A computed fold for a 78-nucleotide RNA from a Marinilabiliales bacterium, annotated as transfer RNA. Model confidence (mean pLDDT): 81 of 100. Rfam family: tRNA. It is annotated as a transfer RNA. Gene Ontology term of the family: triplet codon-amino acid adaptor activity. It was read from a public genome assembly.

RNA sequence: CGGGCUAUGGCGCAGUCAGGUUAGCGUACUGGUCUGGGGGACCAGGGGUCGUGAGUUCAAAUCUCACUAGCCCGACCA
Numbered sequence: 001c002g003g004g005c006u007a008u009g010g011c012g013c014a015g016u017c018a019g020g021u022u023a024g025c026g027u028a029c030u031g032g033u034c035u036g037g038g039g040g041a042c043c044a045g046g047g048g049u050c051g052u053g054a055g056u057u058c059a060a061a062u063c064u065c066a067c068u069a070g071c072c073c074g075a076c077c078a
Base pairs, nucleotide, nucleotide: 001074002073003072004071005070006069007068010027011026012025013024020058029045030044031043032042033041034040051067052066053065054064055063
């Protein structure tokens, strides 16, 4: 330098292909109940606007463009 993949609550992921009601699952966290306590089970709850910016659209996590970061492959240099 070229190509590809990834970016979504604290962590791990789904949802994107094919746009459509309030963005979801597990775990973690908070409160409560059960238990002598721990562990565990159950109930309830909080937390993200989806890497950044722009565009298209009635409507964007989803489509388009640019950029950023990480990873992989290749080229180049040595």